[in-house]
Context: one part of a larger RNA
RNA sequence: CUGGGCGUAAAGAGUGGGUAGGUGGAUUUAUAAGUCAGGUGUGAAAGCCCGGGGCUCAACUCCGGAAGUGCAUUUGAUACUGUAAGUCUAGAUUUUGGCAGAGGGGAGUAGAAUUCCAGGUGUAGGGGUGAAAUCCGUAGAUAUCUGGAGGAAUACCUGAGGCGAAGGCGGCUCCCUGGGCCAACAAUGACACUGAGCCACGAAAGCAUGGGGAUCAAACAGAAUUAGAUACUCUGGUAGUCCAUGCCCUAAACAAUGAUUACUAGAUGUGGUGGGAGUUGACCCCCACCGUAUCGUAGCUAACGCGUUAAGUAAUCCGCCUGGGAAGUACGGUCGCAAGACUAAAACUC
Numbered sequence: 001c002u003g004g005g006c007g008u009a010a011a012g013a014g015u016g017g018g019u020a021g022g023u024g025g026a027u028u029u030a031u032a033a034g035u036c037a038g039g040u041g042u043g044a045a046a047g048c049c050c051g052g053g054g055c056u057c058a059a060c061u062c063c064g065g066a067a068g069u070g071c072a073u074u075u076g077a078u079a080c081u082g083u084a085a086g087u088c089u090a091g092a093u094u095u096u097g098g099c100a101g102a103g104g105g106g107a108g109u110a111g112a113a114u115u116c117c118a119g120g121u122g123u124a125g126g127g128g129u130g131a132a133a134u135c136c137g138u139a140g141a142u143a144u145c146u147g148g149a150g151g152a153a154u155a156c157c158u159g160a161g162g163c164g165a166a167g168g169c170g171g172c173u174c175c176c177u178g179g180g181c182c183a184a185c186a187a188u189g190a191c192a193c194u195g196a197g198c199c200a201c202g203a204a205a206g207c208a209u210g211g212g213g214a215u216c217a218a219a220c221a222g223a224a225u226u227a228g229a230u231a232c233u234c235u236g237g238u239a240g241u242c243c244a245u246g247c248c249c250u251a252a253a254c255a256a257u258g259a260u261u262a263c264u265a266g267a268u269g270u271g272g273u274g275g276g277a278g279u280u281g282a283c284c285c286c287c288a289c290c291g292u293a294u295c296g297u298a299g300c301u302a303a304c305g306c307g308u309u310a311a312g313u314a315a316u317c318c319g320c321c322u323g324g325g326a327a328g329u330a331c332g333g334u335c336g337c338a339a340g341a342c343u344a345a346a347a348c349u350c
Base pairs, nucleotide, nucleotide: 003322004321005320006319007304008303012318014201015200016199017198021194022193023192025088026087027086028085029084030083031082033081034080035077036076037075038074039073040072041071042070049065050064051063052062053061054060091191092188093187094186096183097182098181099180103177104176105175106174107173108172109171110154115149116148117147118146119145120144121143125136126135162169163168206247207246208245209244210243211242216240220236221235222234223233258317259316260315261314262313263312266295267294268293269292270291271290272289273288274287275286276285299306300305323350324349325348332343333342334341335340
């Protein structure tokens, strides 16, 4: 390489858009490139295989034949694939009417709470812990009341609930905006699927510049604990946490499960919509589609488990794996302000 694989053993790219490429619905006609059949030519010799001969045999060697899965050309076949032309509506998209939603961006605004400031009341403690101490407080703290400042986050509602491609998204109002689902008719007529490169997005931390700074809090300081304590506990506390703009591009970025399509028992909950039945009306009940979750049949699996949201049965396309360590490292390259990221070995060793 082939083969076999990728939930947990090595292995699904963090996610999407999409180019080339690969693959692709029904049907008619044409064509005959692929495909299939036959003929002809060629396929050197030696070798291999078969038959026979020569060295006493054999190895060896000589003669003849066959084979040579290939290529070229020619004559046909037309199911399948391709190509060309046409038709269709089951895939896909669009139109119409509804609907749900923490989907995204911007602006404004509300009430709790923490902290701080000013003032009132008030007096000796407060705080913290396993126990303490550092710490705060007679220059009046803690507690309590009134007023003010400022930043960040939105209790209850809240749900194994919803939305989003993923990361993720949660007070309220307005503006801009993406996607989805349902119902019914119509339109286009395969316009589809996947997707190497490429492009975009991408938690937290981190970086740059400028703001902001209430809380919390790496680093740091102190108090404890301890044999020690560069920790766990406590008192403080700076970056940071927040905003704008630009970078970084990584995560147990997880469902450790790529995308799409079709098929294959059910049961129960829940979210959205429509229909039916029923009612004064609503709920309950029945049916269908879409989502989400638990259990479970066949089947699968090394087992655990999965099980119409498959890890079942199949198809198409992409990514990835190939003993452990060395190592996701070195070197080189690309990217980055840097931190570093991506790509990615070998010697040696077991």